A computed fold for a 106-nucleotide RNA from Heliomicrobium modesticaldum, annotated as SAM riboswitch aptamer (S box leader).
RNAcentral records the identical sequence in 2 taxa.
Its mean pLDDT, the model's own confidence on a scale to 100, is 84.
The organism belongs to Heliomicrobium, within Bacteria.
């Protein structure tokens, strides 16, 4: 970068510090941002893999901690983009695509 699984409606600073203008992947959109944006530090959240403690039917597998690897911390993955359904419209409602994370392969 490629592929396989799996998971994406929940959580995380109402004045933390720095920083300075941009950010929400990309499309068209609507947003967020000087009452202060990426970034980086702290802090937190969640618990995917390892690790440790229980239970459990040799494999497994369920619960808990959260020590360590990540990984998140506006809005559903902010809505969409393909295809189908409803419905007069607005709009709704499924599946996939794409994208994000993890673990595993090459």
């Nucleotide at each position: 970068c490629u592929c396989u699984u799996a998971u994406c409606a929940a959580g995380a600073g109402u004045u933390g510090g720095u920083g300075g203008a941009g950010g929400g992947a990309c499309u068209g959109g609507c947003c967020c941002g000087a009452u202060g944006a990426a970034g980086c530090c702290c802090g937190g959240c969640a618990a995917c893999c390892a690790g440790c403690a229980g239970g459990u039917u040799u494999u497994u597998c369920c619960u808990g901690c959260a020590u360590g690897g990540u990984g998140c911390c506006a809005a559903u993955u902010c809505c969409u983009g393909c295809a189908g359904g409803g419905g007069a419209a607005a709009c709704c409602c499924u599946g996939a695509a794409a994208g994000a994370u993890a673990a595993g392969a090459c």